The prediction has a mean pLDDT of 81. Transfer RNA from Melitaea cinxia, 73 nucleotides, folded computationally. Lineage of the source: Eukaryota > Bilateria > Heteroneura > Melitaeina > Melitaea. Rfam family: tRNA. Gene Ontology term of the family: triplet codon-amino acid adaptor activity.
RNA sequence: GACCGUGUGGCCAAGCGGAUAAGGCGUCGGACUUCGGAUCCGAAGAUCGUAGGUUCGAAUCCUGCCACGGUCG
Numbered sequence: 001g002a003c004c005g006u007g008u009g010g011c012c013a014a015g016c017g018g019a020u021a022a023g024g025c026g027u028c029g030g031a032c033u034u035c036g037g038a039u040c041c042g043a044a045g046a047u048c049g050u051a052g053g054u055u056c057g058a059a060u061c062c063u064g065c066c067a068c069g070g071u072c073g
Stems, first nucleotide, its partner, number of pairs: 001072007010025003018056001027043005049065005
């Protein structure tokens, strides 16, 4: 330098054009317990790397850029 892949709450992760973005861990509150742990109940937290484009509608498609990983030179 060329090409390929990935980028979603603190962490992991689903979603593959119709929306109120699932779930697990963690966090906070409550129940239980002598206390804690475990268990159960509830809650908060992501406009989806970034800037544009397409569309009635975009996390989802297209383009530039950025970051990370890989292959080739």